[in-house]
The prediction has a mean pLDDT of 85. This is a predicted structure of a 93-nucleotide RNA (c-di-GMP-I riboswitch aptamer) from a Gammaproteobacteria bacterium. It was read from a public genome assembly, where an Rfam model found it.
RNA sequence: UUCUGACAAAGGUAAACCCAGCCGAAAGGUUGGGGGCGCAAAGUCACCGGUCUAGAGGAGUCUUGUAGGCUCUAUGACAGCGGGAUUGCCGGA
Numbered sequence: 001u002u003c004u005g006a007c008a009a010a011g012g013u014a015a016a017c018c019c020a021g022c023c024g025a026a027a028g029g030u031u032g033g034g035g036g037c038g039c040a041a042a043g044u045c046a047c048c049g050g051u052c053u054a055g056a057g058g059a060g061u062c063u064u065g066u067a068g069g070c071u072c073u074a075u076g077a078c079a080g081c082g083g084g085a086u087u088g089c090c091g092g093a
Stems, first nucleotide, its partner, number of pairs: 002093004012039002017034007037080001043086003047083003050078003057073007
């Protein structure tokens, strides 16, 4: 440096859920505490695919019509969905 991952060691992290608080329309995020499903990158990054949301904006449509409902749409979100990029502990070859 490359590949690889225990039957190790030292550590790390922390799903669901619960409590208190905050941001957001929502999805979701975030601080503290509890909790521990799991993770060899479940460290970081929205580049690609995928998934979620639709207040505002845009398009369509319906109605009891100057408003309301419904559908589509990402510029919003998810890195613990997969790929990719990048950084990295210990061991084995």